Source information: RNAcentral holds the sequence, with entries from ENA. A computed fold for a 72-nucleotide RNA from a Streptosporangiaceae bacterium, annotated as transfer RNA. Its Rfam family is "tRNA". It is annotated as a transfer RNA. Rfam links the family to the GO term triplet codon-amino acid adaptor activity.
RNA sequence: UCCCGGAUCGUCUAGCUGGCAGGACGACAGAUUUUGGCUCUGUUAACGAAGGUUCGAAUCCUUCUCCGGGAG
Repeated sequence: UCCCGGAUCGUCUAGCUGGCAGGACGACAGAUUUUGGCUCUGUUAACGAAGGUUCGAAUCCUUCUCCGGGAG
């Protein structure tokens, strides 16, 4: 320098042919309990950045950043 793959709540992960961003763990609050733990309920919280296409973008296109792999 070129090619390929990846980036989603605090963490892990799903969402693939464009249509309400979901789950688990965690954290917080409550119920239960003498207390704690377990269990149950609720809440919390995310699409790497900037543009474009579209009625509508995590998803498609362009550029950039970072990570991994490969070629020279």
Its mean pLDDT, the model's own confidence on a scale to 100, is 80.